[in-house]
RNA sequence: UUUGUAUCAAGAUGACACUGAGGGAUCUGGCCCUUUGAAGUGUCGAGCAUCCUUUUCAGCAUAAAGGUGCUAAUGCCAGCCCAACCGGCAGAUGUCGGUGGGAGUCGAUGCGAC
Numbered sequence: 001u002u003u004g005u006a007u008c009a010a011g012a013u014g015a016c017a018c019u020g021a022g023g024g025a026u027c028u029g030g031c032c033c034u035u036u037g038a039a040g041u042g043u044c045g046a047g048c049a050u051c052c053u054u055u056u057c058a059g060c061a062u063a064a065a066g067g068u069g070c071u072a073a074u075g076c077c078a079g080c081c082c083a084a085c086c087g088g089c090a091g092a093u094g095u096c097g098g099u100g101g102g103a104g105u106c107g108a109u110g111c112g113a114c
Base pairs, nucleotide, nucleotide: 002113003112004111005110006109007108008107013045014044015043016042017041018040022033023032024031027079028078029077030076046071047070048069049068051067052066053065054064055063075106080102081101082100084099085098086097087096088095089094
């Protein structure tokens, strides 16, 4: 890299140095962050998660330690479907929007497999 599976509406970050315009995974439309310094790299701290392991325990829980990841906004919102509800327009059984629900694809992370 590929692949199987679980989760993704919760939670939690600052400082310093280099650098200098982008970033929020991809595409589109929005919206937001950013020279009061984005993204990236490095250093030193802090915290969150029980996804995995170990210890504690008769056992679960809890707690602790470790692994791994993460620490703006719901994976920032939306994109497809609804024979559910509400509202507008039409005067017809449609159309537009909102709320809610569902599905799929992609992505991120953990654990495993080849």
The RNA shown here (SAM riboswitch aptamer (S box leader)) has 114 nucleotides and comes from an uncultured Pseudomonadota bacterium. The model forms 88% of the base pairs in the Rfam consensus. Model confidence (mean pLDDT): 82 of 100.